[in-house]
Predicted 3D model of a 394-nucleotide RNA (Bacterial RNase P class A) from a Pseudomonadota bacterium.
The organism belongs to Pseudomonadota, within Bacteria.
It matches the Rfam family "Bacterial RNase P class A". Rfam describes the family as follows. Ribonuclease P (RNase P) is a ubiquitous endoribonuclease, found in archaea, bacteria and eukarya as well as chloroplasts and mitochondria. Rfam classes the family as a ribozyme.
Its mean pLDDT, the model's own confidence on a scale to 100, is 78.
It is recorded under the gene name rnpB.

RNA sequence: GGAGCAGGACAAAUGACCGCUGCCUUGUCGUUCUGACAAGGGAGAGGAAAGUCCGGGCUCCGCAGGACAAGGCGCUGGGUAACGCCCAGUCCCGGCGACGGGAAGGAAAGUGCCACAGAAAGGAGACCGCCCCCGCAGCAGGCUGAGCGCCUGCGGCGGGAGUAAGGGUGAAAGGGUGAGGUAAGAGCUCACCAGCCCCGUUGGUGACAACGGGGGCUUGGUAAACCCCGCCUGGAGCAAGACCAAAUAGGGGAACGCCGGAGGGUGGUCCGCCCGAGUUCCCGGGUAGGUCGCUUGAUCCCGCUAGUAAUAGCGGGACUAGAUGAAUGGUCAUUGUCCCGAGAGCGGGUGACUGCCUCGGGAGACAGAACCCGGCUUAUGGCCUGCUCUGACA
Numbered sequence: 001g002g003a004g005c006a007g008g009a010c011a012a013a014u015g016a017c018c019g020c021u022g023c024c025u026u027g028u029c030g031u032u033c034u035g036a037c038a039a040g041g042g043a044g045a046g047g048a049a050a051g052u053c054c055g056g057g058c059u060c061c062g063c064a065g066g067a068c069a070a071g072g073c074g075c076u077g078g079g080u081a082a083c084g085c086c087c088a089g090u091c092c093c094g095g096c097g098a099c100g101g102g103a104a105g106g107a108a109a110g111u112g113c114c115a116c117a118g119a120a121a122g123g124a125g126a127c128c129g130c131c132c133c134c135g136c137a138g139c140a141g142g143c144u145g146a147g148c149g150c151c152u153g154c155g156g157c158g159g160g161a162g163u164a165a166g167g168g169u170g171a172a173a174g175g176g177u178g179a180g181g182u183a184a185g186a187g188c189u190c191a192c193c194a195g196c197c198c199c200g201u202u203g204g205u206g207a208c209a210a211c212g213g214g215g216g217c218u219u220g221g222u223a224a225a226c227c228c229c230g231c232c233u234g235g236a237g238c239a240a241g242a243c244c245a246a247a248u249a250g251g252g253g254a255a256c257g258c259c260g261g262a263g264g265g266u267g268g269u270c271c272g273c274c275c276g277a278g279u280u281c282c283c284g285g286g287u288a289g290g291u292c293g294c295u296u297g298a299u300c301c302c303g304c305u306a307g308u309a310a311u312a313g314c315g316g317g318a319c320u321a322g323a324u325g326a327a328u329g330g331u332c333a334u335u336g337u338c339c340c341g342a343g344a345g346c347g348g349g350u351g352a353c354u355g356c357c358u359c360g361g362g363a364g365a366c367a368g369a370a371c372c373c374g375g376c377u378u379a380u381g382g383c384c385u386g387c388u389c390u391g392a393c394a
Base pairs, nucleotide, nucleotide: 001390002389003388004387005386006385007384008383010381012335013334014333015332016331017330018329020044021043023041024040025039026038027037028036029035046366050377051376053375054374055373056372057371058237059236060235061234070233071232072231073230074229075089076088077087078086079085090104091102092101093100094099105228106227110226111225112222113221114220127167128166129163130162132160133159134158135157136156138154139153140152141151142150143149175193176192177191178190179189180188194218196215197214198213199212200211201210202209203208241292242291243290244289251283252282253281254280255279256278263275264274265273266272299318300317301316302315303314304313305312306311337363338362339361340360341359342358343357345356346355347354348353
C1' cells in the first nucleotide's frame, strides 16, 4: 500500500434580517372567564422521529375457580417494569484470521413427506457386475488311428436361485479399516476406530466437558409438516378516557289558550283591519365546538461503588417541543468538512504512497414528533479508534 473485522462519537458552527407554534413578563382594551392585541425575553424534531414488528406504563370494558381451544416461545446462567430484547457462557456451523451466524426440547410415541435422477427413498432394494445350478447350440483338449458317445475347460444365449463387497443415480443407498469366513458375499465372526445407549468418577451454579467401564453390533433426513412435552398469554386502544356544552330537530314537565280566542302581521303608538291553534318557560340526553388527558420521566448529564458484562445502587446537577389541516422555516455573509482540477514549494517513508500551502469550481445524506417509554428491523453521510490477513511495492 491492498483486502477486511469490531466498536465509538457526530449529524456543521457563528452572526444579521424576514417569518411560524407554545411559555413568561409588561402595557392597552374588554371585563372578571383570566380573553384579544402590542412590545420584550426565552424555548422549539431524530439517530433513526420511519416500519408499526415485539414488550411495558396509562385508560376503559370484562373477570369465583377449573378445563379446552387458539396464538406465541423453547441450550444454560444472569439483567430488566417486561420482552421474541440485552449480557456472559455451552454446543454446532462458516471464515487462513480478526470475527460472524444459529426458533439450539423430542425423529429407538405415532402419522405424513423426501423433488429430479435412480432398480430401489425406509419395518429396503437386484439395473450393471460377481457367484452357483439347469437347458440350448458352438469351439478346444482328452478317452481312440477315425466316427458315434462320454469327460474336462472356455466364452455366448435363455431360465432359476444367491449376493449390498464393486460400478452407476442421488443432498441422502441402513457405520469405517483390516483379517477370518464363503460358491460369491454379508457384523456372519473377530480386532481397532467412530457413533448411540446405560453406569460411574472428576471439574463446573448450569448448559456441558474430560476420563473410565459395560451393552447390543448401527438406529437416514425433515417438527419455520401434523404432532408430543414444558412455559407464557383476557379484550380494545389517546379517535383510550374524563369534563363543559350552542343552533336545529326530537323527548319529558309546567303555565296560558283553542272563536268570550293565547299569539302573530300591518303601524312610531293606540283603535281598527287581516291571519290564527298553538305559544312561552324549565329539565335531561346526544351532536358541532372547546378544555383536560399532554409531557417530570423505568428521564438526561457527571462522578463514585458493586459486577467480566448487560445492569444496579448512591451523591451532585439539569428541565430539554407539545402542534391538532397540524409550528419547528427561508435568505445572505464568514468559518469549518469532503471531492475534482491547476500551481509551486516544504516535509514523512528504503519504497509503493502520503501530509501541509495557494487559487478556481462543486457537494453536504437518510429523513419530520402527534399519549409516553424499552427493544428489534430497515434507510443513510462522512469521521475516529483498536484489531486481523496479505502483495507482484520495498